[in-house]
Annotation:
The prediction has a mean pLDDT of 83. The RNA shown here (small-subunit ribosomal RNA) has 1409 nucleotides and comes from a metagenome. It matches the Rfam family "Bacterial small subunit ribosomal RNA". Gene Ontology terms of the family: ribosome and structural constituent of ribosome. The RNAcentral record of the sequence draws on SILVA.
RNA sequence: CGGGGACAGCGGCGAAAGGGAGAGUAAUGCGUGGAUUAUCUACCUCCGGGCCUGGGAUAGCUGCGGGAAACUGCAGGUAAUACCAGAUAAUGUCUUCGGACCAAAGGUGUGAUUCCUCCGGGAGAUGAGUCCACGUCCUAUUAGCUAGUUGGUAGGGUAAUGGCCUACCAAGGCAAUGAUGGGUAGCAGGUGUGAGAGCACGACCUGCCUCAUUGGGACUGAGACACUGCCCAGACACCUACGGGUGGCUGCAGUCGAGAAUCUUCGGCAAUGGGCGCAAGCCUGACCGAGCGAUGCCGCGUGCGGGAUGAAGGCCUUCGGGUUGUAAACCGCUGUCAGAGGGGAUGAAAUACGUCGGGGGUUCUCCCCCGGGUUUGACAUAUCCUCAGAGGAAGGACGGGCUAAGUUCGUGCCAGCAGCCGCGGUAAGACGAACCGUCCAAACGUUAUUCGGAAUUACUGGGCUUAAAGGGUGCGUAGGCGGCCUGACAAGUUGGGUGUGAAAUACCUCGGCUCAACCGAGGAACAGCGCUCAAAACUGUUAGGCUUGAGGGAGAUAGAGGUGAGCGGAACUUAAGGUGGAGCGGUGAAAUGCGUUGAUAUCUUAAGGAACACCCGUGGCGAAAGCGGCUCACUGGAUCUCUUCUGACGCUCAUGCACGAAAGCUAGGGGAGCAAACGGGAUUAGAUACCCCGGUAGUCCUAGCCGUAAACGAUGAGCACUGGGUUGGAGGCCCCUUCAUAGGCUUCCGGCCGAAGCGAAAGUGUUAAGUGCUCCGCCUGGGGAGUAUGGUCGCAAGGCUGAAACUCAAAGGAAUUGACGGGGGCUCACACAAGCGGUGGUGGAUGUGGCUUAAUUCGAGUCUACGCGAAGAACCUUAUCCUAGUCUUGACAUGCUUGGAUUAACCCCAUGAAAGUGGGGCCACACCUUCGGGUGGAACAAGCACAGGUGCUGCAUGGCUGUCGUCAGCUCGUGUCGUGAGAUGUCGGGAUAAGUCCCUUAACGAGCGAAACCCUUGUCUCUAGUUGCCAGCGGGUCAUGCCGGGGACUCUAGAGAGACCGCCGGCGUUAAGCCGGAGGAAGGCGGGGACGACGUCAAGUCCUCAUGGCCUUUAUGACUAGGGCUGCACACGUCCUACAAUGGCGCGCACAAAGGGAAGCGAACUCGCGAGAGCAAGCAAAUCCCAAAAAACGCGCCUCAGUUCGGAUUGCAGGCUGCAACUCGCCUGCAUGAAGCUGGAAUCGCUAGUAAUCGCGGGUCAGCAUACCGCGGUGAAUGUGUUCCUGAGCCUUGUACACACCGCCCGUCAAGCCACGAAAGUGGGGGGCAUCCGAAGUCGCCGUGCUAACCGCAGGGGAGCAGGUGCCGAAGAUGAACUCCGUGAUUGGGGCUAAGUCGUAACAAGGUA
Repeated sequence: CGGGGACAGCGGCGAAAGGGAGAGUAAUGCGUGGAUUAUCUACCUCCGGGCCUGGGAUAGCUGCGGGAAACUGCAGGUAAUACCAGAUAAUGUCUUCGGACCAAAGGUGUGAUUCCUCCGGGAGAUGAGUCCACGUCCUAUUAGCUAGUUGGUAGGGUAAUGGCCUACCAAGGCAAUGAUGGGUAGCAGGUGUGAGAGCACGACCUGCCUCAUUGGGACUGAGACACUGCCCAGACACCUACGGGUGGCUGCAGUCGAGAAUCUUCGGCAAUGGGCGCAAGCCUGACCGAGCGAUGCCGCGUGCGGGAUGAAGGCCUUCGGGUUGUAAACCGCUGUCAGAGGGGAUGAAAUACGUCGGGGGUUCUCCCCCGGGUUUGACAUAUCCUCAGAGGAAGGACGGGCUAAGUUCGUGCCAGCAGCCGCGGUAAGACGAACCGUCCAAACGUUAUUCGGAAUUACUGGGCUUAAAGGGUGCGUAGGCGGCCUGACAAGUUGGGUGUGAAAUACCUCGGCUCAACCGAGGAACAGCGCUCAAAACUGUUAGGCUUGAGGGAGAUAGAGGUGAGCGGAACUUAAGGUGGAGCGGUGAAAUGCGUUGAUAUCUUAAGGAACACCCGUGGCGAAAGCGGCUCACUGGAUCUCUUCUGACGCUCAUGCACGAAAGCUAGGGGAGCAAACGGGAUUAGAUACCCCGGUAGUCCUAGCCGUAAACGAUGAGCACUGGGUUGGAGGCCCCUUCAUAGGCUUCCGGCCGAAGCGAAAGUGUUAAGUGCUCCGCCUGGGGAGUAUGGUCGCAAGGCUGAAACUCAAAGGAAUUGACGGGGGCUCACACAAGCGGUGGUGGAUGUGGCUUAAUUCGAGUCUACGCGAAGAACCUUAUCCUAGUCUUGACAUGCUUGGAUUAACCCCAUGAAAGUGGGGCCACACCUUCGGGUGGAACAAGCACAGGUGCUGCAUGGCUGUCGUCAGCUCGUGUCGUGAGAUGUCGGGAUAAGUCCCUUAACGAGCGAAACCCUUGUCUCUAGUUGCCAGCGGGUCAUGCCGGGGACUCUAGAGAGACCGCCGGCGUUAAGCCGGAGGAAGGCGGGGACGACGUCAAGUCCUCAUGGCCUUUAUGACUAGGGCUGCACACGUCCUACAAUGGCGCGCACAAAGGGAAGCGAACUCGCGAGAGCAAGCAAAUCCCAAAAAACGCGCCUCAGUUCGGAUUGCAGGCUGCAACUCGCCUGCAUGAAGCUGGAAUCGCUAGUAAUCGCGGGUCAGCAUACCGCGGUGAAUGUGUUCCUGAGCCUUGUACACACCGCCCGUCAAGCCACGAAAGUGGGGGGCAUCCGAAGUCGCCGUGCUAACCGCAGGGGAGCAGGUGCCGAAGAUGAACUCCGUGAUUGGGGCUAAGUCGUAACAAGGUA
């Protein structure tokens, strides 16, 4: 020196694009349409011009330094398309129109008229700036905001208009069509939903805007006030040698944190696009691809065909079966997807490269076109071939209703479920599991959210009498709406044309991936906005006219319309006086109070205040509130008639103004009566009430405030239209007419009944709640709450405006059916009343509770449990009663297997309380038989199934029963009415014991009940007479139907008759029926019984029986002995006996009915005081026996007393039954002789052969009866009413009840939890204001310091820079206010919470409406 390869510097372009995000912004934004004569635009394209002459530096580099680093200093020298000066100058700019001013650069190449670049101008394209109109969330508990604010003039500034900025001048500008403030938010194309209108949203993609750690600022540039530039300030983080520096993932990946939650620190520039470059090329987390994620959409697979013994297993079961289910197994077949291996279209065409060929640019190595060749794939893979094999591939939710799909077991208001209703407390289709089923399916469910349904904010498309909702009323502003005719305009309106309405999306039609999702192309559409032409009906504007809306005028009329003044009588109170003399007053009853100091009562006089009886009337007037004695003055409105005038002057009404009951407030008067508060008396558990006696504010007047009421017709105002009837008030007209009345027509006001219509219904209905129009007010589940807070008004009380948290699944309206009422009407019942007798007191019996007990078995509990189950507990009965001892296939039933004559039965022994246990003895079946034996069975033994249970559940049940209630009710079919629940029938009138009957009747019929049929009793007849009877005949006896006989009578027991308001009279509707009478044994159902509707009480009973489920199985079963069920301070129920003289006792004497009797009744006789015993006749019964009836009647005694009443209790002695009378039977005799002298509060039964009283019998039963079930004897009183108590029936009424009044329900207090308000304060956020300080920086000024280009007369000048300074100015500091959020001792109310306290406020007349 040359080549190659890195790298730095200077310069150019880019870095303002692309990529990310949505903090801010409610308008400096966005969307749509316009304007820009008020603008700029690098690179690109086109047009026509230009590119001349010079100069001075500086990086890099070299040398020397400083610093930990970042970085940086000094000296030297160098280049350019870097920088500077000069020239040239219009087609440019300025202009006073004379003129003045403004530029440039070269590079590359061998060469060429190569290629690239440079400067000024014009045009275009693109991009951008600015302005205007309209649209663009919530809040008035934000109503006034604004000083550069609004405008003007001049200047400055900008690319450009402009208060954009400055000076001066003026005082404007915005706002109820919502300014200002506060909250929230990027906007749009579009997205979701919806029939649409709307509503909600604004991820991805596209357009615009804004932002880049927070705040401020400028520089550079065509473009920025700049995401990966600069400066400053703040916060944060990092490095540091402590001196100082550095940083900005809301780029792509990735990390941390927070969180319920969101991915790879991947590949490539192959494609598309961008920047630079002549180009090669370089850069590109744009982009293209891959990875992860069921995040979404789409497609595909997990097999297909056959296969019934309907296998096994599972589940259920009525045990038969059903189901899983052709499902599986098994047989045959296929090969998608995934897996393994191998091929492979396409995304690639240009650029580029070599120059190969052809053509063109005049020639060419240069450029362009065509053809050929070479080259470029990060990633993906269609599709094809081969292999194996049904092989690797199904889940989730749900199954009570809504809502498709159910059974079993487990659990037992537990565990749990739940979207809403709601499931779960022992039979859960709802919890959990299993099986089965249903729906979806590589998904299925859940949660959150939006729209829809929701006409549930209603523009389309709602309402306001009573469900939420009409302002208390008027006047009236803004606003909205507005009569008839004519002309004009063209804003609204209508039609045509045109511009715009980006693309994507959505829609339609084609097309490309095998289909689809996805993608491509074309079309239509995009309800708008702008321009333009036309029309002129309607709205509007304007001009002119009209009279019917509205108003005026004239003449009449009614009226508690208003204000003021005056006057009047009654009543009341007070005062004075007279008379009078003991009470008055008040109440449910009383008392407080007043009164001998003379009240009340009564008379006279006086005073005072308030209110105006009768008239007075769904009558009148007023806007409403409201207005009532009479007169006067002033005054508002209305109606009628005339149709004279004005000429739309009207309607409504946000804000506003005025009026506005009562109570209340302020000041001053007044004060008779009444009367909050207050005092007293009562009532009451209490009574701060209701009732009574007093009594102050107040009520009244004047002046002022308050401004609310169920201020209601719970119904805003105005106009118009739409069948009627009737009535009241104020007027006018017509007709017959002489007048009056009656009648008709008409206007206004006030009522009633009702057509259509409307309405959820009730209802409304020309005075609409009907049909329309206009305007205003108001509503949007209940509670919280008309509360809190803020504002505003008020003297205060308080008014107006007016939420939220939280909580509930309702709250509410109208009507229906019941039930209930201290609502009403009618009616009934021993319901009351009138009577008679009891209970409650005594003693005893018996049942129950309680207590006790080893046990005192269990059940029944108002009426409707309690002398009940139990028609009879000494043992037995008797039981999970207790104690003790025993048995285990069992005390009892059936079946099976095995054994086999040992056993069982019988007899005996031991033990024991017995049961039982142990032992011994004894004997035997049938058939076949080869006599060896075999087979079979009752009993027995062993074993297995099972037996057994008075164990639980009557709230799982059947059956039976009680009760309402022998009350008169309860229903159905068809029809009719009602949207419906339902109603009607069944109501009403009359009558009945009765829903029994008659009449009426939108009902007509029917059923279950009532009645009747059945039994019994009362009369008669017939039949039949034994065991019954005996009139007549006969026999017999002391006597007796005792005997022969008889059927007359009684009676027995069969069949009939009879009674039906049938007859008469009256009442009644001529009915049903009622009253009276006759006849009759009986008279109005003759008496009594059986018989009990639909239903109610989860009534009673699992202990009569039956039965589901559960439990138990050497026990909860079975057997045995003894005990208990009988226990006793007490309480209750039901009875018996009494308390005495209507009695007791003794003696005498009479009359029943209905029953029972054989393991029975048992006569007579004898004994016993007696219970009873002995003996024994008769009788299976109209024959015999029980068996005497008793009260009654006659006579006697007792003489009022704890007795001659009463008989408890106890002692002794006996009897009977029974294995056995101790616990624990009954009876007898003697003795004993208690309480009790008629019963508090309260309560029960009974209406006639009844109550009361008197005995008799039976069942149970060995024995035991005061109980129970029957029977007869004697035999009353009272009532003829429905006021009250209780219960019941019908009709009606109210209801907040429906578990139905034993209902519902309110408030304080006490407890727990939750959210909210107030609160001395306290902590923070936000946006403003004021003052101070003041960085960076632009701009202005200074620039004495410094400086290469230019000028220079060589001093310097010009220009620039450093530096200084001024205005502005972020952050910061301070101050006073505003506003929002948090927190706060304490405090206030609110909400919620199975069983707390006190009362009883409301719902019925809710007990005081």